[in-house]
RNA sequence: UAAGCAGGACAGACGGUCGCUGCCGGCAGGCCGAAAGGUGCCGGGAGAGGAAAGUCCGGGCUUCACAGGGCAGGAUGCCGGAUAACGUCCGGUGGAGGCGACUCCCAGGAAAGUGCAACAGAAAUAUACCGCCGGGUCUUCCCGGUAAGGUUGGAAGGGCAGUGUAAGAGACUACCGCCCGUCUGGCAACAGACGGGGCACAUGCAAACCCCAUCCGAAGCAAGGCCGUAACGAAGCAUAUGGCUGCCCGUCAGCUUCAGGUAGGCCGCUUGAGUUCACCGGCAACGGUGAAUCUGGAUAGAUGGCCGUCCACGACAUAACCCGGCUUAUCGUCCUGCUUACAUC
Numbered sequence: 001u002a003a004g005c006a007g008g009a010c011a012g013a014c015g016g017u018c019g020c021u022g023c024c025g026g027c028a029g030g031c032c033g034a035a036a037g038g039u040g041c042c043g044g045g046a047g048a049g050g051a052a053a054g055u056c057c058g059g060g061c062u063u064c065a066c067a068g069g070g071c072a073g074g075a076u077g078c079c080g081g082a083u084a085a086c087g088u089c090c091g092g093u094g095g096a097g098g099c100g101a102c103u104c105c106c107a108g109g110a111a112a113g114u115g116c117a118a119c120a121g122a123a124a125u126a127u128a129c130c131g132c133c134g135g136g137u138c139u140u141c142c143c144g145g146u147a148a149g150g151u152u153g154g155a156a157g158g159g160c161a162g163u164g165u166a167a168g169a170g171a172c173u174a175c176c177g178c179c180c181g182u183c184u185g186g187c188a189a190c191a192g193a194c195g196g197g198g199c200a201c202a203u204g205c206a207a208a209c210c211c212c213a214u215c216c217g218a219a220g221c222a223a224g225g226c227c228g229u230a231a232c233g234a235a236g237c238a239u240a241u242g243g244c245u246g247c248c249c250g251u252c253a254g255c256u257u258c259a260g261g262u263a264g265g266c267c268g269c270u271u272g273a274g275u276u277c278a279c280c281g282g283c284a285a286c287g288g289u290g291a292a293u294c295u296g297g298a299u300a301g302a303u304g305g306c307c308g309u310c311c312a313c314g315a316c317a318u319a320a321c322c323c324g325g326c327u328u329a330u331c332g333u334c335c336u337g338c339u340u341a342c343a344u345c
């Protein structure tokens, strides 16, 4: 210098001005409302994201359910760790890709059982189409042996070299593979070494049923709690509330109290597994200690409009109870570490 790999930060900048939604201070103490509560003026200060998104996982919180156990159903699936928890993350193991930095993998069990493997092919877990060899009533045909060779296929009965044989074959031998055992290293997944078994079970698919292990109660902030005009309702009304009705009963209304919970209001609501910095422990995810800090809370739903200057001319997108993740979208700019190639010293 070129081409790459991994990680991180920012998300037009600055100034002015007019608005909008909370909060704080002051003034007023009026207006609306039965109440709860709301409303005015002045000043100050704050006000979306890295994904606020999809709503795909996990948790907090709330209400309901729940003695304990089992069935059914769902999810997860190499090992160890992190965590409130996870299907997430970190570190390993095994496998795949790359010269490399590094990246990717729904990675348990197919010797528990069942099922499937289209087409092609003789044959798909069981076989003899061609070929090879032997035999027969030997040109064609028939019987037997044979998986070394051919054909089909994604996949054809461990591979390969030799011995052997009528031709062949783990039938036998070496090496590799596979299975079993022991030892060594490792918490483990697993790796290595040694020995044994000629290999009988042993093709693939479990994102087919299934088996094994672990986990899972349901619904969700329109959860839910409090106050509370109204409607429906209960009790009382005395020698003494009113109408029907002059009186009694009854009934309708009214009043009082209770209950109720609609309209409406408040809480839940944002101080939280918070954020920033430092130190300590850990390879890391993360944890611990200390200090500092407060950073939207609406409910028809605020975070915007305009003007000026500048530039590389500005992407995807706008909270609705809150967090941890995943996934998807995204104009661009910058930083850090590393790899390979070439050149120079």
Base pairs, nucleotide, nucleotide: 001341002340003339004338005337006336007335008334009333010332012310013309014308015307016306017305018304020047021046023044024043025042026041027040030039031038032037049316053327054326056325057324058323059322060321061220062219063218064217073216074215075214076213077212078092079091080090081089082088093107094105095104096103097102108211109210113209114208115205116204117203129150130149131146132145133144134143135142136141158176159175161173162172163171177199178197179196180195181194182193183192184191185190224267225266226265227264233258234257235256236255237254241253242252243251244250274293275292276291277290278289279288280287281286311314

The RNA shown here (Bacterial RNase P class A) has 345 nucleotides. Model confidence (mean pLDDT): 77 of 100. The model forms 93% of the base pairs in the Rfam consensus. The sequence was found by an Rfam model in a public genome assembly.